Predicted 3D model of a 72-nucleotide RNA (transfer RNA) from a Candidatus Gastranaerophilales bacterium. Rfam family: tRNA. Gene Ontology term of the family: triplet codon-amino acid adaptor activity. Its mean pLDDT, the model's own confidence on a scale to 100, is 82.
RNA sequence: GCCCUUGUGGCGCAGGGGUAGCGCACACCCUUGGUAAGGGUGAGGCCGUGAGUUCAAAUCUCAUCAAGGGCA
Numbered sequence: 001g002c003c004c005u006u007g008u009g010g011c012g013c014a015g016g017g018g019u020a021g022c023g024c025a026c027a028c029c030c031u032u033g034g035u036a037a038g039g040g041u042g043a044g045g046c047c048g049u050g051a052g053u054u055c056a057a058a059u060c061u062c063a064u065c066a067a068g069g070g071c072a
Stems, first nucleotide, its partner, number of pairs: 001071007010024004018055001026042005048064005
């Protein structure tokens, strides 16, 4: 220098055009004599950043940033 993969709540991940979900963690409640385990409810992210396409973009395209890998 060229190419590829990844980037989504605090953490680990899913979602591959129709306004984002799971597990753990967190808050409150139920259950218990109490704790643990279990159950219920809730808060928390507009999807690395910027632009483009589209009626509509986390999803497609381009650029860029970060991490990892391959070739020279």